[in-house]
RNA sequence: CUCGUUUCAGGGCAAACCCGUUGAAAAGCGGGGACGCAAAGCCGACAGGCCUAAAGCGCUACUGCCAGGGCGGCUGGGUUACCGGG
Repeated sequence: CUCGUUUCAGGGCAAACCCGUUGAAAAGCGGGGACGCAAAGCCGACAGGCCUAAAGCGCUACUGCCAGGGCGGCUGGGUUACCGGG
C1' cells in the first nucleotide's frame, strides 16, 4: 500500500421491540434486547438521497410549501483504526 476469501486472538457495535427520558415531530439519549455489521468508528458546515414540518409563508379553512430539525445501520466521498493474509 492492498485484500478480508473460508479463517485465528482479544473482542467491539447493536436493528426491530419493550421501559424511562428529551423533543412539535422525525428522531436522540439511558437501560433491556439481538436483526445484522470488518469500519454499524468519526464527519450531516463534502455531494446526493430519505424522514419530519414546530416557527415562518400561503389559505375563508385545510390534508399545501418550506430545514436553521434529523438519518453516517441509504449511497458516494473524507478521515482514523484492531487482527490476519499478500
c-di-GMP-I riboswitch aptamer from Desulfovibrio sp., 86 nucleotides, folded computationally.
It matches the Rfam family "c-di-GMP-I riboswitch aptamer". Its family is annotated with cyclic-di-GMP binding in the Gene Ontology.